[in-house]
Context: one part of a larger RNA
RNA sequence: CUGGGCGUAAAGGGCGUGUAGGCGGCUUGAUAGGUCAAAGGUGAAAGCCCUCGGCUCAACCGAGGAACUGCCUUUGAAACCAUCUGGCUCGAGGCCGGGAGGGGGUAGUGGAAUUCCUGGUGUAGCGGUGAAAUGCGUAGAUAUCAGGAGGAACACCAGUGGCGAAGGCGGCUACCUGGACCGGUUCUGACGCUGAGGCGCGAAAGCGUGGGGAGCAAACAGGAUUAGAUACCCUGGUAGUCCACGCUGUAAACGAUGGGUGCUCGGUGUUGCGGGUGUCGACUGCGGGUGUUGACCCCUGCAGUGCCGACGCUAACGCAUUAAGUAUCCCGCCUGGGGAGUACGGUCGCAAGGCUGAAACUC
Numbered sequence: 001c002u003g004g005g006c007g008u009a010a011a012g013g014g015c016g017u018g019u020a021g022g023c024g025g026c027u028u029g030a031u032a033g034g035u036c037a038a039a040g041g042u043g044a045a046a047g048c049c050c051u052c053g054g055c056u057c058a059a060c061c062g063a064g065g066a067a068c069u070g071c072c073u074u075u076g077a078a079a080c081c082a083u084c085u086g087g088c089u090c091g092a093g094g095c096c097g098g099g100a101g102g103g104g105g106u107a108g109u110g111g112a113a114u115u116c117c118u119g120g121u122g123u124a125g126c127g128g129u130g131a132a133a134u135g136c137g138u139a140g141a142u143a144u145c146a147g148g149a150g151g152a153a154c155a156c157c158a159g160u161g162g163c164g165a166a167g168g169c170g171g172c173u174a175c176c177u178g179g180a181c182c183g184g185u186u187c188u189g190a191c192g193c194u195g196a197g198g199c200g201c202g203a204a205a206g207c208g209u210g211g212g213g214a215g216c217a218a219a220c221a222g223g224a225u226u227a228g229a230u231a232c233c234c235u236g237g238u239a240g241u242c243c244a245c246g247c248u249g250u251a252a253a254c255g256a257u258g259g260g261u262g263c264u265c266g267g268u269g270u271u272g273c274g275g276g277u278g279u280c281g282a283c284u285g286c287g288g289g290u291g292u293u294g295a296c297c298c299c300u301g302c303a304g305u306g307c308c309g310a311c312g313c314u315a316a317c318g319c320a321u322u323a324a325g326u327a328u329c330c331c332g333c334c335u336g337g338g339g340a341g342u343a344c345g346g347u348c349g350c351a352a353g354g355c356u357g358a359a360a361c362u363c
Stems, first nucleotide, its partner, number of pairs: 004334003007317002012331001014201004021194003025088003029084003033081002035077008049065006091191001092188003095184004103177007110154001115149007125136002162169002206247006215241002220236004258330006265309012278296006312319002336363003345356004
């Protein structure tokens, strides 16, 4: 340098943004760096290969040829790549007008429930389990009523549904703010795709400082169970769970399926926006019709989100316009099991540990 692969066998980076790099739409002209052609020079000899010859043969040796696939110079070609130049609009982006949404942040606010406190009623149990016991209760519990405190989570709506790049996001209101989508065809004119490094985001648990602490609950204690029971069950219960700021940077971070683009058969459900026919309602004008607007149904376009199957693909399972089909561009990754995601080194971290990542040996 080359090959085969990555849903489940080893293998898609947790996700984004973007640097270098790689790749890149239609068209005019120019150049001639890549590319192609021709000629010349060079590519030492020996060796390899072919032919012939010399030692009786061979090894060995001699001669001729071929080859040396390369490099340089000159001349020429201009399709493709490249560079410069002029233009284009379908890629990409902007503008205008819309509707949808648990997208993000900050502040405020609401009710149900649990717990606790105070008071009233009331009396002997409550609680818990397979059955019990620990536990709570005559110092008045449980139950019930009234008042109060505080923290956390938001029943129904709720969906096969929505939004977000992923992690993830759900009471209500206001403010600040990101993205996607639809319509108009108004503008820019290839401004694009991917992306080694870099930078940012990143569930839960964990860490630092300061708050907060209702419920739940690692650790821990007790009661049971059991041969034992460092468990499963029960009674308690501290970190933690919550908030602010900072760190950590992992996951079955999963669709176990990287991103972009083009092409390729149907059925059915659903979300958002647009268009069309119809039905119903409201309003205006008033007359059997039209306009505006809303709801519903059907058809349809774009964008999303599910299910089922054809071609094709697949080891099979299955995937199947949201591909695991087909074609192409870019990145990441794999190379028998164990040793081992270990050791050593480096680097990041307060630590826990993360990232990078072997070998001996063994099967």